Small-subunit ribosomal RNA, 5' domain from Erythroxylum suave, 475 nucleotides, folded computationally. The RNAcentral record of the full RNA draws on SILVA. Its Rfam family is "Bacterial small subunit ribosomal RNA".

Context: one part of a larger RNA
């Protein structure tokens, strides 16, 4: 000098972008953030004068809910990164070649009833499915042979026909495991280990493995093991000529976490809004029981130098069911707050000396502020008023949250719009009054004890400028 996710002091016009608890992974009122499908069912409402049509709904029953969003507490390790490699699995999309027979009993909802303060929960009857189950059947799979396991489901439509279902292989993409180098501080941690390390059998995985059991042997370390200590990696930012050093907010990739420990559905979880079940901790209660989990988006108390709106929209862009219309998203799109940073832009142009009044200087002659204020001419970015009015819509029409914005026309009329900090030296700016080792300043060197260019008015002067300074940190 240069930089910050900053703060803080004075000050402050406009307009684009970008950014916004670094601290208590403290606690958290209220809303809202996951739903969809009646073209899988069976019922039950609404509507009709009745049927038909049509609407809406708890229930069964399928797909999603492992995605997206937050965090960064823990991990010093195949977690990351970087190049590699065999013993793996893989829903929905595509793409191969087959197939989809014959039947059976239930359970919800519903309807009685029964307990309960309440959350809910029991008993009894009856029902239908793409829910569930025998049986057949199989280019798969075990197995030397024999032989044995192991599937399906319908819907919609007058019909063509669509569309869903088993079962095989493979694509893509995702994912689980392995390993070679690399990844901070410390020896005032030198010794560690006991399924610890290897080898044979065996059980378990979706595959490999001390992954687990038996039985046998002996692992690892000054090339720093173990053990404390901080700490999410990483592409990247930031500095710097480079080499190197900080650094790890925002966006991206990956990884762990969900108030703290543990399973269960399922392709996939040991699951942020699911479920069991223990703590800890708050709330209801009729004391018998219950009911919660913001490190989602917004708010709210606490901490704190510190950081916003209990907005608006599914119009876009992407996700998720649906055959489709529509549906659903606090992802996302926007629009409010903050000069928090970066970038653009005004706050006027010109003309004009009676060198104006006033303030400071001063040697009183005069100089300065002063190429100027008033005053004449002119212009209007902005500013105010009013007409117009987008692109953003996706090749027919409809269908904008933002928005009457952006932009464009006109009319008014210099009005609305300049402050900080500094002025020995470093370092660009100097003089006066006051104070007297005092009050003060101050990064460093220093100043101040009576003429202080250093304190504190003032007037000039200097710097960058809607900003200036200080503080804090990194090169």
């Nucleotide at each position: 000098g240069g930089g910050u996710a900053a703060a803080u002091g004075c000050u402050a016009g406009c307009g684009g972008u970008a950014u916004g608890c670094u601290u208590a992974a403290c606690a958290u009122a209220u809303g809202c953030a996951g739903g969809u499908c009646g073209g899988a069912u069976g019922g039950g409402a609404a509507g009709u004068g009745g049927u038909g049509u049509u609407u809406c709904c708890a229930g069964u029953g399928g797909c999603a809910g492992a995605u997206g969003g937050g965090u960064g507490a823990g991990u010093a390790a195949c977690g990351c990164g970087u190049a590699a490699a065999a013993a793996c699995c893989u829903a929905c999309c595509c793409u191969u070649g087959g197939g989809a027979a014959a039947g059976g009993a239930a359970c919800a909802a519903u309807a009685g009833c029964u307990g309960g303060a309440a959350a809910c929960a029991a008993c009894u009857a009856c029902u239908a499915a793409u829910a569930c189950c025998c049986u057949a059947u199989a280019a798969g799979u075990u197995g030397a042979g024999g032989a044995g396991c192991a599937a399906a489901a319908g819907g919609a439509g007058g019909a063509a026909u669509c569309u869903a279902c088993c079962c095989u292989a493979g694509u893509a993409g995702g994912g689980g495991c392995u390993c070679g180098c690399a990844u901070c501080u410390g020896a005032u941690u030198a010794g560690c280990u006991a399924g610890u390390u290897g080898c044979u059998a065996a059980g378990g995985c979706a595959a490999u493995a001390g992954u687990u059991u038996a039985c046998u042997a002996a692992g690892c370390g000054a090339u720093c093991a173990u053990c404390a200590a901080u700490a999410g990696c990483u592409a990247g930012u930031c500095u710097g000529a480079g080499a190197g050093g900080a650094u790890g907010a925002u966006c991206a990739g990956c990884c762990a976490c969900a108030c703290u420990g543990g399973a269960c559905u399922g392709a996939g979880a040991g699951a942020u809004u699911a479920c069991c079940u223990a703590g800890a901790c708050u709330c209801c209660u009729a004391u018998a029981g219950g009911a919660g989990a913001c490190a989602g988006u917004a708010g709210u108390g606490g901490g704190g130098a510190a950081u916003u709106u209990u907005c608006u929209g599914c119009a876009a862009u992407a996700g998720g069911a649906a055959a489709a219309a529509g549906c659903u998203u606090g992802a996302c799109a926007g629009a409010g707050c903050a000069a928090u940073g970066c970038c653009a832009u005004g706050u006027a142009a010109a003309g004009g000396u009676a060198g104006a009044a006033g303030g400071c200087c001063u040697a009183u002659a005069g100089g300065u502020c002063a190429u100027g204020a008033u005053c004449u001419u002119c212009u209007u970015u902005u500013c105010u008023c009013a007409a117009a009015g987008a692109a953003g819509a996706a090749g027919u029409a409809a269908u904008g949250a933002c928005g009457g914005u952006a932009u464009c026309u006109a009319g008014g009329g210099a009005u609305u719009a300049a402050g900080c900090a500094u002025u020995a030296g470093c370092u660009a700016a100097c003089u006066u009054u006051g104070u007297g080792c005092c009050a003060a300043c101050a990064a460093c060197c220093a100043c101040a004890g009576u003429a202080a260019u250093a304190c504190a008015g003032a007037g000039g002067a200097c710097g960058a400028a809607a900003g200036c300074g200080u503080u804090a940190u990194c090169c």